The part of an RNA shown here (small-subunit ribosomal RNA, 3' major domain) has 475 nucleotides and comes from an uncultured bacterium.
The prediction has a mean pLDDT of 82.
Context: one part of a larger RNA
RNA sequence: UGACGGGGGCUCGCACAAGCAGCGGAGCAUGUGGUUUAAUUCGAAGCAACGCGAAGAACCUUACCUAGACUUGACAUCUCCUGAAUAGCCGGUAACUCGGCGAAGCCUUUCGGGGCAGGAAGACAGGUGGUGCAUGGUUGUCGUCAGCUCGUGUCGUGAGAUGUUGGGUUAAGUCCCGCAACGAGCGCAACCCUUAUCAUUAGUUGCUACCAUUUAGUUGAGCACUCUAAUGAGACUGCCGUGGUUAACGCGGAGGAAGGUGGGGAUGACGUCAAAUCAUCAUGCCCCUUAUGUCUUGGGCUUCACGCAUGCUACAAUGGCCGGUACAAAGGGUUGCGAUACUGUGAGGUGGAGCUAAUCCCAAAAAGCCGGUCUCAGUUCGGAUUGGGGUCUGCAACUCGACCCCAUGAAGUCGGAGUCGCUAGUAAUCGCAGAUCAGCAACGCUGCGGUGAAUACGUUCCCGGGCCUUGUACA
Repeated sequence: UGACGGGGGCUCGCACAAGCAGCGGAGCAUGUGGUUUAAUUCGAAGCAACGCGAAGAACCUUACCUAGACUUGACAUCUCCUGAAUAGCCGGUAACUCGGCGAAGCCUUUCGGGGCAGGAAGACAGGUGGUGCAUGGUUGUCGUCAGCUCGUGUCGUGAGAUGUUGGGUUAAGUCCCGCAACGAGCGCAACCCUUAUCAUUAGUUGCUACCAUUUAGUUGAGCACUCUAAUGAGACUGCCGUGGUUAACGCGGAGGAAGGUGGGGAUGACGUCAAAUCAUCAUGCCCCUUAUGUCUUGGGCUUCACGCAUGCUACAAUGGCCGGUACAAAGGGUUGCGAUACUGUGAGGUGGAGCUAAUCCCAAAAAGCCGGUCUCAGUUCGGAUUGGGGUCUGCAACUCGACCCCAUGAAGUCGGAGUCGCUAGUAAUCGCAGAUCAGCAACGCUGCGGUGAAUACGUUCCCGGGCCUUGUACA
């Protein structure tokens, strides 16, 4: 000087408290440990691994296993030889490869050249092999916590100190005052995006105050309104009262769409954990080179006495079922979205209007509201499991897809010790869309809107952090 303390003081945070809804019990989904296996590829390991890499494991992917093949190789450059390359068809094959048919035939100075294919030889290729404790790059975490430093000066023999401490204040090393310090940098804040209000400009595919109508913004007409998208305005404790006045702060008010960083996002200082990643990529060294490389078939990653983690669905009447009826936002669409119509109980099928999209389509929003029924039961709750029959995608659904119909109808009656999230358009609850994607194991993830609470006295305690101080057998 740090680190640590079941030392002290001050202080903050859904940290506790006050509340609401959960998890832990059940069934299922997914991940993981273990077990099993020829293989169940690999990585991730308290917080900060475990719906994580994986925004899609039937083949492919695929790295694993079995069996069969290749050896200048699936891929790159160089030398030599031959042939334009190449598309297509038939037979055999899983691949390598073998045999056959046949269309077409680059530029040129005629020497050759470019590209591609086949063959030969070797230089080499290749490796998801090892080491993340050799590394770059990237990332997590403390933590969006308020800290981390430097120059000059001064003090100290020196390590170092001071500044950065103190008194106040703030979300903040934010600002003020004081002070052997005076300044400065990286962080904080602001500048950026979005949302809340208004104005101007613009008016189709958007909108409708006016007229008409077949009641559909549909046509005329218009650009007022909504909306869209560009530019600007607006909020700064700026103004007032009061307490206090250095900075601020407390309470209240005016004006205002918004009031005290308005809400949300992006933004992550110096560093810590030899944290994670050699399997995104790059890369040193080591290792393999007829194999640890490459191709193909089939299998495996989907096993199953069990443990854990994260979710979904429930245990019902604030409900289940049936009928009617209303209101979103944000997205996606040409190898695509696919309307009206017909057909099937249904998944779906036939068919194809329109749309390269403010025009057409996905598209039905669901909870809600109105009416009916059930009457507290393992039930008209709950839907696992199983049998049968189908649809779709795809060479192909046996291992191993999703969905539909009929039948079946387990466990489960609110969950021990313990434990998690959340302070407002939040929690809770209800649907919608997208990426990946042929299809889908999505109940995941990322967004979008609808309905919409309760509680916070307070900081004694638990956990974590910041500042000052104190002790130390630690560095």